[in-house]
RNA sequence: UAAUUCCUUCGGGGCAGGGUGAAAUUCCCGACCGACGGUGAAGAAGCUUGAUGCUUCUAAGUCCGUGACCCGAGUGAUUUUAAGUCAUUCGGUGGAUCUGGUGAAACUCCAGAGCCGACAGUAAAGUCUGGAUGGGAGAAGGAAUUU
Numbered sequence: 001u002a003a004u005u006c007c008u009u010c011g012g013g014g015c016a017g018g019g020u021g022a023a024a025u026u027c028c029c030g031a032c033c034g035a036c037g038g039u040g041a042a043g044a045a046g047c048u049u050g051a052u053g054c055u056u057c058u059a060a061g062u063c064c065g066u067g068a069c070c071c072g073a074g075u076g077a078u079u080u081u082a083a084g085u086c087a088u089u090c091g092g093u094g095g096a097u098c099u100g101g102u103g104a105a106a107c108u109c110c111a112g113a114g115c116c117g118a119c120a121g122u123a124a125a126g127u128c129u130g131g132a133u134g135g136g137a138g139a140a141g142g143a144a145u146u147u
Stems, first nucleotide, its partner, number of pairs: 002146009017029003031127002033117002035066004042058006061115002070092009097113005119130003
């Protein structure tokens, strides 16, 4: 330095104000929000040089992937069997961007205008309540073994 196994901790934000109505944070006007890894011509800091350059950190909701939710299948446990429940693995489904500018190069920069957001409940919900004191991509630290 790398690999494998294990342990601990961490790991999601958001309807102000108003209209209608018996009732809406659900409709309408308007407001607000943006998980994780990668990429990245921007920014910051440091190092260095003849010039250059190098390193680190930050940087995309809409690019490439991942996760939650939902659906299906397998395996194991429970059970006489099935169903159900629990655990686990695999598969499927799964939303949204253009225009102009600069430039050698931009869906990432700058400007402008758009668009998107599981399920259940309820006056129709990205924002309320609930499953969820759950799960989780992953992040940090540590241990053992091997290299």
Model confidence (mean pLDDT): 80 of 100. Predicted 3D model of a 147-nucleotide RNA (FMN riboswitch aptamer (RFN element)) from Cerasibacillus terrae. Rfam family: FMN riboswitch aptamer (RFN element). Rfam links the family to the GO term FMN binding.